The prediction has a mean pLDDT of 77. c-di-AMP riboswitch aptamer (ydaO/yuaA leader) from Neobacillus terrae, 138 nucleotides, folded computationally. NCBI's taxonomy places the organism under Bacteria, Bacillati, Bacilli, Caryophanales, Neobacillus. The sequence was found by an Rfam model in a public genome assembly.
RNA sequence: AUUUCUAAUUCGCUUAAUCCUUAUGGAGCGGGGGACCCGUGAUUGUGGUUUCCACUGGGGUGAAUCCUUAAACAGGAAGGGCUACUCUUAUGGCCCGAACCCGACAGCUAACCUCGUAAGCGUAACAGGAGAGGAAGU
Numbered sequence: 001a002u003u004u005c006u007a008a009u010u011c012g013c014u015u016a017a018u019c020c021u022u023a024u025g026g027a028g029c030g031g032g033g034g035a036c037c038c039g040u041g042a043u044u045g046u047g048g049u050u051u052c053c054a055c056u057g058g059g060g061u062g063a064a065u066c067c068u069u070a071a072a073c074a075g076g077a078a079g080g081g082c083u084a085c086u087c088u089u090a091u092g093g094c095c096c097g098a099a100c101c102c103g104a105c106a107g108c109u110a111a112c113c114u115c116g117u118a119a120g121c122g123u124a125a126c127a128g129g130a131g132a133g134g135a136a137g138u
Base pairs, nucleotide, nucleotide: 001138002137003136004135005134011122012121013120014119018027019026020025028117029116030115031114032113033112038107045055046054047053048052057105058102059101060100061099065077066076067075068074079096080095081094082093083092085133086132087131088130089129091127
């Protein structure tokens, strides 16, 4: 200077959810509770076989909340993810827009206390563009 970056299931993706250790455990990552100060503002729910249980007002994890329709779980929006070297960005395409937990109770919050490290999947234009960096080859 120039060319290439899908060979991939011993690869990749969502997610905090990975790594180490003979094991108890540890590291990393993630969540909750919890002072001063600041902020908020005051009515202490219902039922039952009653000190316990169930529900709900309120609260928590999460992108997952809201609007419309007589209704559909139909449409739309806030918001979120993927599109294979990595990051950022703009344009297309494909999707999600759930579920669960606490149980009258929690604002923020240093020290401190405590919990989780499950689960589920497979990227039509064999999408290319711009900037920066990286790897391999000539």